[in-house]
RNA sequence: CUUAUCAAGAAAGGUGGAGGGAUCAGGCCCUGUGAAGCCUUAGCAACCGUCCUUGUGGAAAGGUGCUAAAUCCUGCCCUGCUAAUUGCCGGGGAAAGAUGAG
Numbered sequence: 001c002u003u004a005u006c007a008a009g010a011a012a013g014g015u016g017g018a019g020g021g022a023u024c025a026g027g028c029c030c031u032g033u034g035a036a037g038c039c040u041u042a043g044c045a046a047c048c049g050u051c052c053u054u055g056u057g058g059a060a061a062g063g064u065g066c067u068a069a070a071u072c073c074u075g076c077c078c079u080g081c082u083a084a085u086u087g088c089c090g091g092g093g094a095a096a097g098a099u100g101a102g
Stems, first nucleotide, its partner, number of pairs: 001102006011041005019030003024075004042067003047063002050059003071096001076093004080088002
């Protein structure tokens, strides 16, 4: 850079000792009943690979990934309902990001 997916799913222990939820802003949360990071074990999922299968589909779990909240929400454009700037886990797209494969 290209492409697919992103409202499902899955946590305990040890260590550590104050932050964390990508970045900026706003919001809202988590956190001394112990944050991040690191280690161990367990689990989830099924992108790649493996096996079965004409296709479709299925099995298992080797390489990744993941295990609060939609990618926590909003931000830019279009748009439905609403008197509305409000509200609706509103709808569609973009941007950014994460993960896989190339």
Molecule: SAM riboswitch aptamer (S box leader)
Organism: marine sediment metagenome